The RNA shown here (Bacterial RNase P class A) has 343 nucleotides and comes from Saccharimonadales bacterium (SeqCode). It is recorded under the gene name rnpB. RNAcentral holds the sequence, with entries from ENA. The model forms 97% of the base pairs in the Rfam consensus.

[in-house]
Order: sequence, then structure tokens, then C1' cells
RNA sequence: CCAGAUUGUUGGCUAACCGCCGAUCCAUUAGUGGAUGGGAGGAAAGUCCGGGCAGCAUAGGGAAGGGCAGUUGCUAACGGCAACCAAGGGUGACCUUAGGGAAAGCGCCACAGAAACGAAACCGCCUGUCUUCGGACCGGUAAGGGUGAAACGAGUGGGGUAAGAGCUCACAACUCUCGCAGGUGACUGCGACAGAUGGUAAACCCUGCCUGCUGCAAGGAGAUAUGCUCUACAUAGGUAUCCCGCCAGAGCUCAUCAUAAAAACCGCUCGAUCUGCCGAGCAAUUGGUAGACUAGAUAGAUGGUUAGCUAAACAGAACCCGGCUUAUAGAUAAUCUGGUGCU
Repeated sequence: CCAGAUUGUUGGCUAACCGCCGAUCCAUUAGUGGAUGGGAGGAAAGUCCGGGCAGCAUAGGGAAGGGCAGUUGCUAACGGCAACCAAGGGUGACCUUAGGGAAAGCGCCACAGAAACGAAACCGCCUGUCUUCGGACCGGUAAGGGUGAAACGAGUGGGGUAAGAGCUCACAACUCUCGCAGGUGACUGCGACAGAUGGUAAACCCUGCCUGCUGCAAGGAGAUAUGCUCUACAUAGGUAUCCCGCCAGAGCUCAUCAUAAAAACCGCUCGAUCUGCCGAGCAAUUGGUAGACUAGAUAGAUGGUUAGCUAAACAGAACCCGGCUUAUAGAUAAUCUGGUGCU
């Protein structure tokens, strides 16, 4: 210098004028006016996961159903994250994984092909018989060819045979079980014994773990709450797939009393919060300490005009938080890999 890998950061600025939504203070003729200071994002988005919070016996218990799936850890929790393992890809930095079980059962395997898991044999090879000498037929075989994503499922060599075949032997690979060593573990290495088992679980299924439903238009609050007594106490009815369970009515008493009703108010933004420093840990994350307060609307504010800077991406909060996914012009930092040139 070229080509890459990984992890980030930023993502319009300045000035003037005119506005909008909250906060605090001051003034006030109670209408408002003035001053000071604050006012979208890394994704506010999709609403796909998880949690907080709230309500509901239709909420509790069980079954069914649904979700997840290497190991260890992190976390409030997760289908998230970190590190590692295995398999696959890359020269490499590094990346990807729909990563439990196919020797419990059951189903399926398009097209092509003789045959798709039951066994079988198109070409071929071999013995025999026949022959018009081209071949045909009976039988054996599965090493070779052909088809296919996959071919009966252990490769190479020797032996063996009519020809062949784990039929047999040696070596190598694989699987189950056991032992030893290392590791918290997934797993890895070595050894022994036995063995011949196609694929598919994103088909049913089996194993383990998790799981009630509805979402701030939740919900609170002035139309409700508290306590007591009586009647019935069992049917009907209600119920989110089913079972158990659960759900009754009337009177009295006490408290408040207020016209508005899809109003106003609360919930509402101080929170698993943010920033700096010092520690623990490979990391995710976490402990201590000091400081900060950083939108809160309810038809919904956060904007517009002018000037300058070459140009100004994707995009706009509505209960909150942690993730994931998707969109994103340009600028920029660190670490690492491969190649090339020069010294």
C1' cells in the first nucleotide's frame, strides 16, 4: 500500500427572529404576564420474546394443550448474553448451527432406477444345458457399471472361490459397554471386550425443563366501602378443552355527600436509572464509593423562516425496563489476518 475479520463511536452545526409542551420563581386587575432553565432515538420502529406493575375463584389443584433443547455461567427474567465443547466453512483473522432421542413404537423417502429398507438383480461376472455360434435358458453372485440427495451400509491389501462376498485374516475407521487419565461440565486422549446398525424427529412420538388469562383504553378515584344478622345451603345456571373446585339473596348499621362523566385528577416517570473512580471475573456481569436528575403530552409539544458551512441517512416517545429483529447517507477509533513492495 492492497484485500479482509472483529468490536465500537458519531450520525448535522452556528447565529438571528417567530412559535409549541412541562418545571421553578416573581408579579397580578385572577384573565394572565414576565424571568430562568429543560424538551425524542440508536433504533423512539416491528410488537417478536422476557420481566416489573395492575386487575380478575372464569384466578386455586390436576389433566390436556403450548413453548424451549450441547455444557457451564450471567441475569429480575428470557427463546437473551458470555465463555467453552462438537460438527461444518475459510490459507487465515474468524464465521455458521433448525446442536436431546432414529438399537421404544409408528409413518414417510419425490424424480430416476431392477430395487428406497421388505428384500431383490437391469448391465456385468461364473458353473451347467442348448445353439442357427448371434445368443437363449436354469442356477449362483453382489466385487465392478448404471440411476439417485441417499443403494443394503466397515475402507485398503492378502487369503479364499467356478465366480464372488467380513466368508476369513492383518492394519485403519465406526458404534455399544467397561476401565484408566484430564476437565465443574459438554467432551477429549488411551486401553479392553463385543458388534454390523441407511436417512428423516421443522412427521407423529419419547425424555427433561418452563407455562393461568388479560394489558395503562390495565387500574384507582364519590357511588362506594366496613361490620353484623337472617334465609337458603341444594338444584338450575355461569366457566378459557375437560375434571375437581369456585360463584347466592335480603335486612340493619357506620362513614362521606359534589351540577359536569369517553371530563378533570392519580397511575406518569427516581429507575433492575445514568456518569466518574477503585476493586472481582477470560467474559457476560457484578461489589463499593462520589456525583447527577435527564421529555411526560391526552388530538397529543419537541417546530418554522433566513444566512453560512460542498451534501445532510434511517427515522418521531405515549406505563416502564432488559433483549432480539429490521431500516440507516456520511464520518471515525481500536485490535487482528492474508498478500505485496522497500529498508